[in-house]
Context: one part of a larger RNA
Molecule: large-subunit ribosomal RNA, domain IV
Organism: Bacteroidia bacterium
RNA sequence: UCACGGUUAAGGAACUAGGCAAAUUAACCCCGUAACUUCGGGAAAAGGGGUCCCUGAGCAAUCAGGGCGCAGCGAAGAGGUCCAGGCGACUGUUUAACAAAAACACAGGGCUCUGCCAAUACGAAAGUAGACGUAUAGGGCCUGACACCUGCCCGGUGCUGGAAGGUUAAGAGGGGAUGUCAUCGCAAGAGAAGCAUUGAAUCGAAGCCCCAGUAAACGGCGGCCGUAACUAUAACGGUCCUAAGGUAGCGAAAUUCCUUGUCGGGUAAGUUCCGACCUGCACGAAUGGUGUAACGAUCUGGACACUGUCUCAACCGUGAGCUCG
Repeated sequence: UCACGGUUAAGGAACUAGGCAAAUUAACCCCGUAACUUCGGGAAAAGGGGUCCCUGAGCAAUCAGGGCGCAGCGAAGAGGUCCAGGCGACUGUUUAACAAAAACACAGGGCUCUGCCAAUACGAAAGUAGACGUAUAGGGCCUGACACCUGCCCGGUGCUGGAAGGUUAAGAGGGGAUGUCAUCGCAAGAGAAGCAUUGAAUCGAAGCCCCAGUAAACGGCGGCCGUAACUAUAACGGUCCUAAGGUAGCGAAAUUCCUUGUCGGGUAAGUUCCGACCUGCACGAAUGGUGUAACGAUCUGGACACUGUCUCAACCGUGAGCUCG
């Protein structure tokens, strides 16, 4: 010096990104226990008191009297607590070996497919799972307890339905054209049948175009100008564009750039925190919105208790550190 362990005057978070680490608390009995709440909880809330031995009584619980120590759950093991907020309802699950979470799952909700040789999945197939199940079942997708709710848009993309018209493959069809050649012709050339090559019209399904429906399908949800008897603002009006122009609720938010926004609270002092405001760069309704008791080795802010975290360091114990092997 390092590792581990122990103690410490006065102060008590001044340490630090952050009370990290350590300390405090701790068992049992009695008293007592708030907001809030889904009436179950919260709750061991919080906060107090007691605990040994001897004698006597008593079935005992316990009571009465007495006694000792600094100390009686006499050693060891054994919740620190409270307030407020974010997220996720909860118990669970996860990156074996840097992440345990706000991520995944979840009960509950919804959409959609599937009538049974089901849909779907694996497999050239046979076959199998689904299921020895049968729509209160099975598959896919989204949301995620509960409470209150879930607005407008079907123009685009997707899906479902429709079938009049347009377009359209293979195939059918074969007008015609070409090569060859009998034959004709003095020649140039013409050229039947056959064989071969090519091939127009016409017929020809789904799909696409087209017509509807559908957003708890993928998704989307405006701009400019004017106006009230101070000013300011604009319930009101005009105009352009759109498929429709963001409703309820929430809002500097896990979302706010400007920004340490402004006001209030807490502090002597607060870029964090809490409550408001709304100017939402760029919230918003199952890509769910807003609340919410309980829960959390979650995240954020505050308080009490407690402490060597610190002011500021000191001492003690064990091991290592040095040399050789």